Background:
Small-subunit ribosomal RNA, central domain from an uncultured bacterium, 350 nucleotides, folded computationally.

[in-house]
Context: one part of a larger RNA
RNA sequence: CUGGGCGUAAAGGGCACGCAGGCGGUUAUUUAAGUGAGGUGUGAAAGCCCUGGGCUUAACCUAGGAAUUGCAUUUCAGACUGGGUAACUAGAGUACUUUAGGGAGGGGUAGAAUUCCACGUGUAGCGGUGAAAUGCGUAGAGAUGUGGAGGAAUACCGAAGGCGAAGGCAGCCCCUUGGGAAUGUACUGACGCUCAUGUGCGAAAGCGUGGGGAGCGAACAGGAUUAGAUACCCUGGUAGUCCACGCCGUAAACGAUGAGUGCUAAGUGUUGGGGGCUUUCCGGCCCUCGGUGCUGGAGCUAACGUAUUAAGCACUCCGCCUGGGGAUUACGACCGCAAGGUUGAAACUC
Numbered sequence: 001c002u003g004g005g006c007g008u009a010a011a012g013g014g015c016a017c018g019c020a021g022g023c024g025g026u027u028a029u030u031u032a033a034g035u036g037a038g039g040u041g042u043g044a045a046a047g048c049c050c051u052g053g054g055c056u057u058a059a060c061c062u063a064g065g066a067a068u069u070g071c072a073u074u075u076c077a078g079a080c081u082g083g084g085u086a087a088c089u090a091g092a093g094u095a096c097u098u099u100a101g102g103g104a105g106g107g108g109u110a111g112a113a114u115u116c117c118a119c120g121u122g123u124a125g126c127g128g129u130g131a132a133a134u135g136c137g138u139a140g141a142g143a144u145g146u147g148g149a150g151g152a153a154u155a156c157c158g159a160a161g162g163c164g165a166a167g168g169c170a171g172c173c174c175c176u177u178g179g180g181a182a183u184g185u186a187c188u189g190a191c192g193c194u195c196a197u198g199u200g201c202g203a204a205a206g207c208g209u210g211g212g213g214a215g216c217g218a219a220c221a222g223g224a225u226u227a228g229a230u231a232c233c234c235u236g237g238u239a240g241u242c243c244a245c246g247c248c249g250u251a252a253a254c255g256a257u258g259a260g261u262g263c264u265a266a267g268u269g270u271u272g273g274g275g276g277c278u279u280u281c282c283g284g285c286c287c288u289c290g291g292u293g294c295u296g297g298a299g300c301u302a303a304c305g306u307a308u309u310a311a312g313c314a315c316u317c318c319g320c321c322u323g324g325g326g327a328u329u330a331c332g333a334c335c336g337c338a339a340g341g342u343u344g345a346a347a348c349u350c
Base pairs, nucleotide, nucleotide: 004321005320006319007304008303012318014201015200016199017198021194022193023192025088026087027086028085029084030083031082033081034080035077036076037075038074039073040072041071042070049065050064051063052062053061054060091191092188093187094186095185096184098181099180103177104176105175106174107173108172109171110154115149116148117147118146119145120144121143125136126135162169163168206247207246208245209244210243211242215241216240220236221235222234223233258317259316260315261314262313263312266295267294268293269292270291271290272289273288274287275286276285277284278283299306300305323350324349325348332343333342334341335340
C1' cells in the first nucleotide's frame, strides 16, 4: 500500500451551504500528457535461477545464458482517460402558465379555560387521598352571578394527513419572504455530483442584560407512606417555563440506515398535480408524475428483517470502525462569561 466493514454486533458526521480536491452526459475533429507496441542505451561484479565444465562426489570453484519486472531516449498507434476546437440536448438550470402546504420573520386580533381582584347571593365547610394529614375557611371560604386585570396555550377540524435540510412547525387575519410538485411552450447548453478545512442553522436544559410572570414547576418547606424515604402520593413553592437582544452547540439530534445517479416482480391505502372516458349535478372508472404508509416476491442478511422511500444490483465522493475496561478520562490545544464543548492518549488490567 492492498484487502473487511458501518439498521440492531465496533462504526453515518445533528443538518445544510460550499472553496480546494476527487469524479463527471452525447457527437465530430485534433493533440499525444496518461496508456499500448517496437528499437537503442543503461540497469557493475558477485549472489539467486537454468545449462555445461573442474576437484573420486558434495560443499566449493568456474564458463555461458536467463533475470535485473526499472530509468532515459527515439519511432509508431490513437481505442480509452486527459488537454484544445466545434457542435448537441436526454443531466442541470431560467422564464411564463397552473397549484398544495402548522415552511420562515413581523404586526394585529378572537373565543374557551385557569388564577387573581372588586361587588352581590349565601352558609359551614372546602380541598386532597389507597386512607389521611399539612393547607384554605365564620376576619365568610368553597358554590353561584356580574364586572375587571393579566399571562400563557390554541379544544373540535386532526389524520398511519401536510410543510421544512435538520432541529422543528398548529386559533384567525394582514404584510414581507424561502422552498417544492406535475403539465405544456420557449430559452441557456454540461453550467453537474460530492466535499477535507471553512461558514451558517441547530430541541430541551443552562448562562448574561432588561422586561414579564396566569398556570405549571427543578431546588426548597411542610404533610403522608416507610424499618428508613434526602423518593413515588398530597399541600405550598423559588429559579425556570414567556418576550427582546446576545451566548451555549449538545440529545435515543433515530429511520439508531451519509449525499447523488441509474437499473430491478406485484398488490393496496393516502396526499398534491396532469390527462382521457363517462356523467344533468354530486360523482364514477382508467392512465400518468411527485410525496407518504402498509403487505409482499426475487435478491440480500448471522438472524431479525429489508424489499422501486432497499438493508437488492452497480458507479462517484465524503464521514466513521478495528476486543472489553481504563476513557463521553488525563495532558496539551482551540472555543466558551461560566457550566462545559471539540479534539483525544498511555500505563495497567481481563
The full RNA is in RNAcentral, with records from ENA and SILVA.